Molecule: small-subunit ribosomal RNA
Organism: uncultured prokaryote
């Protein structure tokens, strides 16, 4: 300097934990749409897979020899020929060829990185320094000639040269031995000597010069050692015989088991050997805040490799990409006898594959090889083709333009809104383009020449000559807005919004989800967001992920502390003094290659890019100081930790001894019919004498009282008394050692209960197992037996919810008040200290819950363990075990959440309180009978529709004979039945008479307008608006049931909690009531409760007709005058408030047979129904969005049907009789209704009514009581009860009573003698009973509804149960909230996986047979007298490769099998959540579906 951390989906909601998943950046990328241009970059990730063709390594004649051709002279038989000069190609010889250029097998390894070493090496070309270069010699290949073979190639013979070879001379810093000096780092190294031995050269010239040889510097290039640094796996734990060292000796350029020969018996390894898997290594490079993560295309740089394996040769260098030779696989050529190749070089082709370029130009630069030098070569290069692959850079036009144009899209649709300044349409510009002109720079140079300087070299100036890219970059001119926009997305996370289609289909999705008829999520369109020659997906990487936490996490309860001690290796470690200097610091010095990355500056017009310069490269060695801290060494201390000593204390442990109580059997006794059991009963014992008792004797287990919130112990665990051993721990003295200490990975001892193994024992208990219940079943829960096993000894096993789910240890850090074990003072009863065990708390801490000195605080050490659920503590392996099994301990698949903590509910076969005709107590019924009437079911052409637990069923319906009327079968009509405004004909229509017909309608004959002449009216016609009781009450609005007339439902501000929330509203009283009252972190408020409203109960004022009528008068009669007192009408008042009293009680308030009072504690009634529950009802009351039908799902009409009938339920009603039926007498209401009406009276009819008639449009007239009461009559029966049914006769409504009306009279007189299991309503003027009014309505199936008076009761001890309903409070795995959630077999697909007779492959080792080319070693044809030389040939040692054998590992596959996950609506039970109906969990053994 730069640089910093953002959400979303678990749940009704919160917090936290915890995973999956997206927003960002990047590629050598591919796939989709889609496309103008330049400029710089990249371009086979797969098949190290196979290769046609063409090129990529040659160069030197100034080393040599020396042809073929060509010029040129001369000659010529014209056919050459001879000189001379040049002269390819090809050969000898040198240089090169080991560079450059490709791939990335292989390789976990000194291969790369860095950093040191070689005193243990080499180094052609190059520089330098010194010194030489003198004599000789014999081949050879080309050429020429012959010959073999198709060919690749050879073979014989003649003859020639060299800078080729060889010999000889000279020449040591060379070897070897040795003498001196010097210097180091163990071997040892440097000067200077001396002696011995041994080995060199090449010539060529244009005379300028270049070359050659020795020996030495130096640079440059290798070699070789070495420190650290470098993947995964331990379900790979032991590896190793040249192995590890030493001696010699071979070998090398050099050092070393590099080989080899003897000797030793070592070496590596938990700080990870060996074995299996992957892999080029770094510089970089992408990512990030950085630590890190990932990666290793392109650029450098270093190893590996060149078909596959393995040898060497040459040479300075190779064990060699375009050499060599073997094998081996493949491909080509063949005359079949043999031959020949090697693109992981640059183009290119097949194959592979989701993919990745031209069979291109030039050496003009830069650079290479080769030369004296020009020059040749150079798919190194530099350059162009092809490719939106990447990065960047420019354009597609720019101002103006509102009638806000047509279109389109959409909406509340006369209109508006948006596409929208956007087009049109004016004016400008002209990058690109397309045309045409100039037109670079890359060349400073190299090369020729001249000139100057200078003179062994060389430098400088001048003119000429070289450019593939290239007529490019780049400018000028003309021309025209002319050539140039697309992808993707629009639920949320994410910027963007509507229509329409589609109907859990179709499809969409990164997640979470959408779609099941109003989809902002699919498909299309408009419309808008984004980002652009490009968008968009699909893969991979890092980020976010602190989510592997060094930085920078955790482990009571989310995952996680090992059951519990010893203790090894390791970490770690009290005080002081002192050395040292390894760590640490801090300075130097060298290194960290270029590039790349950052800064500056600069060049292409800008950027990309590219250049210079700085900086950084956080790294490694090196040396110098520092010594605080840590470590090493030495010394000393006591406070940590240990011994001593004196006491204490306990259910510590092992081991013997011993004691009662219960229980059980037996033996006698006594005694009689049961006894056990259970919710209820049964199985069982028991008259052969049981339970029950009494007494004696036995046998096992366990040890009540004490006893505790109590003690011990490491944990597991441990209890009658006793006694021995043994450990501990605590306190008190401070005498002793002197840091001996803390943790603790492998290991090791020790661990309940179950279990197994031998041998005991065996009283009660009691898995299994018999029986007996319960049950739909019941392999259970509950009885009655009852084996193992529970108990002893030894010996396995080694696991538990082994739990405080809390490792060990040391330090510190507010109080409070209990016990147990010591001590000390002491007035004896506090007090204080140590050491343990409990509670409460503070402050911290924690997600909360909670924990707090016995932390889950604050700090230190050290070990264990965690990383989403599931799969799964499972499969394989390994190990341990008699066995059950334990220990370690995974994947593939699969889901997106699994789980904690705590909130608000809502439910419990959880608890408290409390209320209701809830239950009890009481009356009266329903449930049996006819009968009404609704429903379901059937039935039907139709039996329209709807309403279905309480909260549908005498309900929509407050009234289906047509109509209503929605249904069913027939016949019609098609802008139609009604309406409106336009336009257009007519003067009709309509009626009224036939006719056909069931109408509806069709016909067919008659009558027919007005008028001021403008028009009105009225019908046809015609477009235009209809209509639908068709769906969807789950789109809706209104309205209604129901919880429940239950007391509850909330908010404002403030506390309290991270939050959701809580408080308030809980709590102690009281109320009918969240009524009130005390108290309180609350305080106050709303909507409910209660009042206010209404009726009725008392009274008083007003008023006084159509009501009354005391007094007065009149009448048959409150008839009429009078009257306002009375009742009684209606308008506004009054009265009640626990207001007084007495008890209680803090108040609320309760209580009184209490006082007054018409009423007494809400006087009674009624209207008044919070907040929300139920996707309740209802589209057929209406309204209304969508949908659908239009010669029909509309509509008109006559008929039929809603009333059907083996049953089943519901509501009623009427009874079954004597409190009663029938006759006759006599009384008394409220409320209501009335003109198409309600009628007095009169008259006829047994009667329903029917004829006249009169009031009343209403306190006026009128409709009108019944039970009661008081006489008779019946006498208990299917009657004088009961009234169904049926038959006849009639009334009345109505167009019309057959289906299908009521009523009435005469006759018949059915079931029914008080109703099982259940069940309903009701607490007073109710119940129960008696009539009476209305409403719809022509009538009326009304016994229904809704009012209204008369008569009028009994009961309530109390709240234990049953229903339901409030509050608190609990426990939840539930929130669709218990009609919830859910668990496991079987049964279906489907998916991956383990097992498994086998089978196929792989790769690596181990022993043994073979054994090519090579090196080496040996022998030795041959030369030679000999010394010796040289090496065919053969032999031996090692190998590539072949072949055989036995086992290990590892992948693939299999009949047939396990179990495992997934899948709307299978099958079988309910095991878990509440006390889940047997509390529920862990570990172990048995049993069964």
């Nucleotide at each position: 300097c730069c640089c910093u951390u953002a959400g979303a989906g678990u749940u009704g909601a919160u917090c936290a934990u915890g995973g999956c998943u997206c927003a960002g950046g990047a590629u050598g990328a591919a796939c989709g749409c889609u496309a103008g241009c330049g400029g710089g970059a990249g371009g086979c990730c797969u098949a190290a897979c196979a290769c046609a063709u063409g090129c990529a390594a040659g160069c030197c004649g100034a080393g040599c020899g020396g042809u073929a051709g060509a010029u040129u002279a001369c000659u010529u038989u014209c056919g050459g020929g001879u000189a001379a000069u040049u002269g390819a190609g090809a050969g000898c010889g040198g240089c090169g060829u080991a560079c450059g250029g490709g791939u990335g097998c292989g390789g976990a390894a000194c291969a790369c990185g860095u950093g040191u070493g070689c005193a243990a090496c080499c180094u052609g070309c190059c520089u330098u320094u010194a010194u030489c270069a003198g004599g000789g010699g014999g081949a050879u290949a080309g050429c020429c000639u012959u010959u073999c073979g198709a060919a690749a190639g050879g073979a014989a013979g003649a003859u020639u040269a060299a800078u080729a070879c060889c010999c000889c001379a000279u020449a040591a810093u060379a070897u070897a031995u040795u003498a001196u000096u010097c210097g180091g780092c163990a071997u040892c190294g440097g000067g200077u000597g001396a002696u011995a031995u041994u080995g060199a050269a090449a010539a060529c010239u244009a005379c300028g010069g270049u070359g050659g040889a020795u020996a030495g510097a130096g640079a440059u290039g290798g070699g070789c050692a070495u420190g650290c640094g470098u993947c995964a796996g331990a379900u790979u734990a032991g590896a190793u015989a040249g192995u590890u060292g030493g001696u010699g000796a071979g070998g090398u350029a050099a050092c070393g088991g590099c080989u080899c020969a003897c000797c030793a018996a070592g070496u590596c390894a938990a700080c990870g050997a060996u074995c299996u898997g992957u892999a080029g290594g770094g510089g970089g490079c992408c990512u990030g805040a950085g630590a890190g993560g990932g990666u290793g295309a392109u650029c450098c740089c270093c190893c590996a490799c060149a078909c596959u394996g393995g040898u060497a040769c040459u040479g300075a260098g190779a064990c060699a990409c375009g050499g060599a030779c073997c094998a081996g696989a493949c491909u080509c050529c063949u005359a079949c006898g043999g031959g020949a190749g090697g693109c992981a070089g640059c183009a290119g082709u097949g194959a592979g594959g989701a993919a990745u370029a031209u069979u291109g130009g030039a050496c003009a630069a830069u650079g290479g090889g080769u030369u004296a030098u020009c020059g040749c070569c150079u798919g190194a290069u530099c350059c162009a083709g092809c490719c939106a692959u990447c990065c960047c850079g420019c354009g597609u036009g720019a101002a103006g333009g509102a009638a806000g144009a047509c279109g389109g899209u959409u909406c509340u649709a006369u209109g508006g809104a948006u596409u929208g300044u956007a087009a049109a349409c004016u004016u400008c510009u002209u990058u690109u383009u397309u045309a045409u002109a100039g037109g670079a720079a890359u060349a400073a140079a190299c090369c020729u020449a001249a000139u100057c300087u200078c003179g062994u070299g060389a430098g400088a100036u001048u003119a000429g000559c070289u450019g593939a890219a290239u007529g490019u970059a780049c400018u000028g001119u003309a021309a025209g807005a002319a050539u140039a926009a697309g992808c993707a997305c629009c639920g949320g996370c994410u910027a963007a919004c509507u229509c329409c289609g589609u109907g859990c289909c179709a499809g969409c999705a990164g997640c979470c989800g959408c779609g099941g008829u109003a989809a902002u999520a699919c498909g299309g369109a408009g419309g808008g967001u984004g980002c652009a020659a490009g968008c968009g997906u699909u893969a991979u990487c890092c980020g976010g992920a602190u989510u592997u936490a060094u930085u920078g996490g955790g482990u009571u309860u989310a995952a996680a502390g090992g059951g519990u001690c010893c203790g090894u290796a390791g970490g770690u470690g009290g005080a002081c003094u002192a050395a040292u200097a390894a760590g640490u610091c801090a300075g130097u010095g060298g290194u960290g290659a270029a590039a790349u990355c950052c800064u500056a500056c600069a060049g292409c017009u800008u950027a990309a890019c590219u250049g210079u310069a700085g900086a950084a490269c956080u790294g490694c060695c090196a040396u110098u100081g520092a010594u605080a801290c840590u470590g090493u060494u030495a010394g000393u201390c006591u406070u940590g930790a240990g011994u001593g000593a004196a006491g204490u204390u306990g259910a510590a442990g092992u081991a013997g001894c011993u004691g009662g109580a219960a229980u059980g059997u037996g033996u006698a006794g006594u005694g009689u019919a049961g006894c056990g059991g259970u919710g209820a009963a049964a199985u069982g014992c028991a008259u052969a004498g049981a339970u029950a008792u009494u007494a004696c004797a036995c046998a096992g287990a366990a040890c009540a009282c004490c006893a505790a919130u109590u003690g011990c112990g490491a944990a597991g665990g441990c209890a009658g008394g006793u006694u021995a051993c043994u450990a501990a721990a605590c306190u008190u003295c401070u005498a002793c050692u002197g840091a001996c200490a803390c943790u603790g990975a492998u290991g090791g001892a020790c661990g309940a209960a179950a279990g197994c193994g031998u041998g005991g024992g065996g009283a009660g208990c009691g898995a299994a197992c018999a029986g007996g219940a319960u049950u739909a079943g019941a392999u259970a829960c509950c009885c009655u037996g009852g084996u193992a096993g529970u108990c002893c000894a030894c010996g396995c096993c080694g696991u538990a919810a082994a739990c405080g789910a809390u490792g060990a240890u040391c330090a510190c850090u507010c109080g409070c008040u209990g016990u147990c074990g010591g001590g000390g003072u002491u007035u004896u009863u506090a007090c204080u200290u140590c050491g343990g065990u409990g509670g409460c708390u503070a402050a911290g801490c924690g997600a909360a819950a909670g924990u707090u000195a016995u932390a889950a605080g604050u700090g230190a050490u050290c070990c264990a363990c965690c990383u989403g659920g599931g799969g799964a503590g499972u499969a394989c392996g390994u190990u341990c075990g008699c066995a059950a099994g334990g220990a370690u301990g995974a994947a593939a698949c699969u889901c997106a959440a699994a789980g904690g903590a705590a909130u608000u509910g809502a439910c419990g076969g959880g608890g408290g309180c409390c209320c209701g005709c809830a239950c009890a107590a009481g009356c009266g019924g329903u449930g049996g009978a006819g009968c009404a009437u609704g429903u379901g079911g059937u039935u039907u052409a139709a039996u329209u529709c709807g309403a279905u637990g309480a909260u549908a069923c005498g309900c929509g319906a407050g009234g289906a004979a047509c109509c209503u009327u929605a249904c069913c079968a027939a016949g019609g009509c098609u802008u139609a039945a009604a309406u409106g405004g336009g336009a257009a004909u007519u003067g009709a229509c309509a009626g009224a008479c036939g006719c056909a017909g069931a109408a509806a309608u069709g016909u067919g004959u008659u009558u027919u307008u007005c008028u001021u002449c403008g028009g009105a009216c009225a019908c046809u016609u015609u477009a235009c608006a209809a209509g639908g009781u068709g769906c969807u009450g789950c789109a809706u609005g209104g309205u209604u049931g129901u919880c429940g007339u239950c007391a509850g439902c909330u908010c404002g501000u403030g506390c309290c909690g991270u939050g959701a929330g809580g408080u308030g509203u809980u709590a102690g009283g009281u109320u009918a009531a969240g009524u009130c009252c005390u108290g309180c972190a609350a305080c106050g408020a709303g909507c409910g409760c209660a009042a206010c409203c209404c009726c009725u109960a008392u009274c008083a004022c007003u008023a006084g007709u159509u009501g009354c009528u005391a007094a007065c008068a009149u009448u048959a009669a409150g008839u009429u005058g009078a009257g306002g007192a009375c009742u009684c009408u209606a308008a506004g008042g009054a009265a009640a408030c626990u207001g007084c009293c007495u008890a209680c009680g803090c108040a609320a308030g309760u209580a009184g047979u209490g006082a007054g009072g018409a009423a007494g504690g809400u006087g009674g009634g009624g209207a008044u129904g919070a907040c929300g529950u139920c996707a309740a009802a209802u589209c057929a009351g209406c309204a209304c969005g969508g949908c659908c039908c239009u010669u029909a799902u509309g509509u008109c009409c006559a008929g039929g049907g809603c009333u059907a009938c083996a049953c089943a339920c519901g509501u009623g009603u009427u009874a079954c009789a004597a409190u009663g039926g029938u006759c006759g007498g006599u009384a008394c209401a409220a409320a209501g209704g009335g003109c198409a009406g309600c009628u007095a009276c009169c008259u006829a009819g047994u009667g329903a009514u029917a004829g006249g008639a009169u009031g009343c449009u209403a306190a006026u007239c009128u409709c009108g009581a019944a039970a009661a009461c008081c006489g008779g009559u019946c006498u208990c029966a299917g009657u004088u009860c009961g009234g169904a049914u049926u038959g006849g006769a009639g009334u009345c409504u109505g167009c019309a009573a057959c289906u299908c009306g009521a009523c009435u009279c005469c006759a018949u007189g059915a079931a029914g003698c008080u109703g099982g299991a259940a069940u309903c309503g009701c607490u007073a003027g109710u119940a129960a009973u008696c009539g009476c009014g209305c409403a719809u309505c022509a009538g009326c199936c009304a016994u229904g509804g809704c009012g209204c008076g008369g008569u009028g009761a009994a009961u309530a001890c109390g709240u234990u149960c049953c229903c339901g309903g409030g509050c608190c409070u609990u426990g939840u795995a539930c929130a669709c909230a218990c009609c919830g959630c859910c668990c496991g077999u079987c049964a279906a697909g489907c998916c991956a996986u383990g097992g498994a007779a086998g089978u196929u492959g792989g790769g690596g080792g181990u022993a043994c047979c073979u054994a090519a080319a090579g090196u080496c070693c040996g022998u030795a044809a041959c030369c030679g007298c000999a010394a010796g030389g040289a090496g065919a040939g053969c032999u031996g040692c090692c190998u590539a490769g072949g072949g055989u054998a036995a086992a290990a590992c590892u992948a693939g596959u299999a009949a047939c099998u396990a179990g495992g996950g997934c899948u709307a609506a299978g099958u079988c039970g309910u095991a878990a959540c509440a006390a889940g109906g047997u509390a529920a969990c862990c570990a172990a053994g048995g049993g069964c579906g």